The RNA shown here (Lysine riboswitch aptamer) has 176 nucleotides and comes from Alteribacter natronophilus. Lineage of the source: Bacteria > Bacillati > Bacillota > Bacillaceae > Alteribacter. The sequence was found by an Rfam model in a public genome assembly.

RNA sequence: GGGUGGGGUAGAGGCGCGAAGCUUAAAAGUAUGCAUUUCGAGGCGGUCACCUUUGACGGAUGCAGAAAGGAAUCUUCGCCGAAGCAGGCAGUCCGGCCGGGGCUGCCCGGCUGGGGCUGUAUCUAACAGGUACAGCACUGUCACUCGGGAAACCGCAGUGGAGAACUACUGACUCU
Numbered sequence: 001g002g003g004u005g006g007g008g009u010a011g012a013g014g015c016g017c018g019a020a021g022c023u024u025a026a027a028a029g030u031a032u033g034c035a036u037u038u039c040g041a042g043g044c045g046g047u048c049a050c051c052u053u054u055g056a057c058g059g060a061u062g063c064a065g066a067a068a069g070g071a072a073u074c075u076u077c078g079c080c081g082a083a084g085c086a087g088g089c090a091g092u093c094c095g096g097c098c099g100g101g102g103c104u105g106c107c108c109g110g111c112u113g114g115g116g117c118u119g120u121a122u123c124u125a126a127c128a129g130g131u132a133c134a135g136c137a138c139u140g141u142c143a144c145u146c147g148g149g150a151a152a153c154c155g156c157a158g159u160g161g162a163g164a165a166c167u168a169c170u171g172a173c174u175c176u
Stems, first nucleotide, its partner, number of pairs: 001175004007170005014080001016079006023072002032064007042051002045098004083112003087107008113139002116136008141161005146155003
């Protein structure tokens, strides 16, 4: 000096990411409880339990009336695969079990460089928000081309790549 590898440490991107707390809207005048009334034999996906002709379940009216998950602003904290989504497993809650669903934890390079706008699909109670794809510019980074420059490097020029990336320092193995 070259080669190999998800070696280590540190770092950058910006309408950057996440968590917690307060508040707010929505969920919702819903679930649910009680009362009155109507109907008349079953009610819950299956089963057990339970409720039920002393009228359940369902409907209507009245009175009372939530919460969770999801979202937004602000503050604080932790961060830069930050993290999100999808998938798998486990725990927990919905009366027990099965199924199904909510939440939590762990695993997982299956997808996404980042935020924004538009459209479609999907998740969602949702016209909020998330995710994927397509389009549009923007932005950081690297490679190549072009232009400038003696060079370092610069460009509000173009094309392309992906975070398994990029930058700095450094270790290991190996070749010279």